Overview: Predicted 3D model of a 678-nucleotide part of an RNA (large-subunit ribosomal RNA, domain II) from a wastewater metagenome.
Context: one part of a larger RNA
RNA sequence: UCCGACGAGUUAUGGCAGUUAGCGAGGUUAAGUACUUGAGGUACGGAGCCGAAGGGAAACCGAGUCUGAAUAGGGCGUCAAGUUAGCUGUUAUAGACCCGAAACCGAGUGAUCUAUCCAUGAGCAGGUUGAAGGUAAGGUAACACUUACUGGAGGACCGAACCGGUGUAAGUUGAAAAUUGCUCGGAUGACUUGUGGAUAGCGGAGAAAUUCCAAUCGAACUCGGAGAUAGCUGGUUCUCCUCGAAAUAGCUUUAGGGCUAGCCUCGUAUAUGUCUAGCGGAGGUAGAGCACUGAAUAGUCUAGGGACCUACACAGGUUACCGAAACUUAUCAAACUCCGAAUGCCGCAUAGAUUUAGUACGGGAGUCAGACAGCGACAGAUAAGUGCCGUUGUCAAAAGGGAAACAGCCCAGAUCGCCAGCUAAGGUCCCAAAAUUAUGGUUAAGUGGUAAAGGAUGUGGAUUUGCUAAGACAGCUAGGAUGUUGGCUUAGAAGCAGCCACUCAUUUAAAGAGUGCGUAACAGCUCACUAGUCGAGUGAGUCUGCGCCGAAAAUCAACGGGGCUAAAACCAUAUACCGAAGCUGCGGAUUCAGAAAUGAAUGGUAGAGGAGCUUACUGUAGGCAGUUGAAGCACGAUCGUAAGGACGUGUGGAUGUAUCAGUAGUGAGAAUGUCGGA
Numbered sequence: 001u002c003c004g005a006c007g008a009g010u011u012a013u014g015g016c017a018g019u020u021a022g023c024g025a026g027g028u029u030a031a032g033u034a035c036u037u038g039a040g041g042u043a044c045g046g047a048g049c050c051g052a053a054g055g056g057a058a059a060c061c062g063a064g065u066c067u068g069a070a071u072a073g074g075g076c077g078u079c080a081a082g083u084u085a086g087c088u089g090u091u092a093u094a095g096a097c098c099c100g101a102a103a104c105c106g107a108g109u110g111a112u113c114u115a116u117c118c119a120u121g122a123g124c125a126g127g128u129u130g131a132a133g134g135u136a137a138g139g140u141a142a143c144a145c146u147u148a149c150u151g152g153a154g155g156a157c158c159g160a161a162c163c164g165g166u167g168u169a170a171g172u173u174g175a176a177a178a179u180u181g182c183u184c185g186g187a188u189g190a191c192u193u194g195u196g197g198a199u200a201g202c203g204g205a206g207a208a209a210u211u212c213c214a215a216u217c218g219a220a221c222u223c224g225g226a227g228a229u230a231g232c233u234g235g236u237u238c239u240c241c242u243c244g245a246a247a248u249a250g251c252u253u254u255a256g257g258g259c260u261a262g263c264c265u266c267g268u269a270u271a272u273g274u275c276u277a278g279c280g281g282a283g284g285u286a287g288a289g290c291a292c293u294g295a296a297u298a299g300u301c302u303a304g305g306g307a308c309c310u311a312c313a314c315a316g317g318u319u320a321c322c323g324a325a326a327c328u329u330a331u332c333a334a335a336c337u338c339c340g341a342a343u344g345c346c347g348c349a350u351a352g353a354u355u356u357a358g359u360a361c362g363g364g365a366g367u368c369a370g371a372c373a374g375c376g377a378c379a380g381a382u383a384a385g386u387g388c389c390g391u392u393g394u395c396a397a398a399a400g401g402g403a404a405a406c407a408g409c410c411c412a413g414a415u416c417g418c419c420a421g422c423u424a425a426g427g428u429c430c431c432a433a434a435a436u437u438a439u440g441g442u443u444a445a446g447u448g449g450u451a452a453a454g455g456a457u458g459u460g461g462a463u464u465u466g467c468u469a470a471g472a473c474a475g476c477u478a479g480g481a482u483g484u485u486g487g488c489u490u491a492g493a494a495g496c497a498g499c500c501a502c503u504c505a506u507u508u509a510a511a512g513a514g515u516g517c518g519u520a521a522c523a524g525c526u527c528a529c530u531a532g533u534c535g536a537g538u539g540a541g542u543c544u545g546c547g548c549c550g551a552a553a554a555u556c557a558a559c560g561g562g563g564c565u566a567a568a569a570c571c572a573u574a575u576a577c578c579g580a581a582g583c584u585g586c587g588g589a590u591u592c593a594g595a596a597a598u599g600a601a602u603g604g605u606a607g608a609g610g611a612g613c614u615u616a617c618u619g620u621a622g623g624c625a626g627u628u629g630a631a632g633c634a635c636g637a638u639c640g641u642a643a644g645g646a647c648g649u650g651u652g653g654a655u656g657u658a659u660c661a662g663u664a665g666u667g668a669g670a671a672u673g674u675c676g677g678a
Stems, first nucleotide, its partner, number of pairs: 001678006011094013026050003032044004037040001054061002064076004097235002100232001104225006115199009124189001126158003129154001133150006162186003167182004201217001203213003210219001238612006248261005262367002264364007272357001273354005278348004287339001288337002293333003298328003304322002306319005370395007378387002400411003415588004420584003426578003429562003435575001437574006448564001454549002458546010475533005481506003486500003512527001516525002589602005613667001615664005623657003632651005638645002
């Protein structure tokens, strides 16, 4: 991993509701007793329980009663039949659908491992160092002291056994549930070790690490309480049919749990509901506005203040200063409004549409993590596949077609069958179904087939305007002068460093007190301007279509690919065609409505409701089937909407069981399920 078997809503007693049946103003027995059989029952038993009357705290009264002074008012009643049993659903109490803790408590078992301690034994090759003390000699007044020898101390030194475990490598389904190799520490000591003994879990021991107490230790192990509890995770077994959610509000030591409501379903009763139009309403959003509240621009005018002048003082004057209010002017606002929509909302014994879609009561739920997309806001950075609201849609619980692939986007909602037709979105050169379709334009960038500010004689369209056969624009030829080197400045400043200017005037076809280059300054080149030549258009704007640059990222990755340029790109128009489980056609099924003809409906998770299949056992059954072959097994082209049911052949070799009922240890693919096998 696979296969097989086993494996999860049960049982008891109550409550509530439904349903079936009995009896009915009544219904019913319990324990027990008796009898009987085919052991299933039958009869008795009325104790008790529910109902038939309520109201009040009660006394008590009673179709009423309580409150009250009340004959008032008000509250609860009267005017609806129950009860017993079976079954179904659900609930309460119990382990209560199944498996699963870590833990808690009790009683015991452990110190053969290990920690410490007690008693009694044992062990430590060899080598080194050479303390105290001693002896002798020297030495001293005597000591002291010195030297030599002796001596053999030490948690002394080196190093085997022994004890340990420093570093590293191997090993890591190991040779080993802690080892092996090399290396390393202690090795006469707080040493090591044998045997026997002591200390026990709310505890012991601990040169102390939450360390050890039998491969287990922040509290051992065994059994028991015990099926602890688990708002948590996982799993929960046959079929078909009908309907079909929620991920919200409030409260919650509550936030991944619950309760009530909302939304679903079933039943009963009842008669509305929804949409569109019309009519009638409330409102302060979008927008807009500045009339209020605030913010805020410029100016005028002017209280007040500052500065300056005058002045003994009173007071006066000036002001390129500040400036309230007022006026004019240009603005802004979620918490501003003189105004003010569209939608939405409420109402209508109005009309039309609509398969009753509504409401009330009762039984059963599930849901309380939502997701994305469009629109309207907020938070954030007008970031997020972000958070949080409102609203609509889809997904969730929705398959099919399109978007290359792609829950949430676009189209469209799958009852079943068909080798029939028409369409939607989207497409029609090939992959790949259908136009290499038609007409008119655009684009040259493979733009299409990523992106901004900004930039540019790209190119199409529209429009305004200057010059132009009295010759424009571009090119070529010629001129481009004089007062003058204007004045100032300056070393110099001569058109051209800089400053000044009423920047003039002359000669002219024309020529600036000079457009740029240039010189130290001049010079030189050039431009404006003019003439000639040439011979037809040429400049400057504005709006707009499509393109260009701007354009660097981490795996080959910015049309799905091939490939595409009067397109197979883009814009506009037109006609065909393809294209889905949509619609239609033909045939079938079920449900609902209807007298019928006929019509409509039938995606679906949680969940509610309905109808069935099958297994084991019991009655039916002392029946029926069966050696002329039961069950089981294998195969087969059979029947049924499904669970499933027949039949035939083979195998097998002795049991099986219709029908209608009853009872349940009744259905497996999942639980890191359990056991067995491969």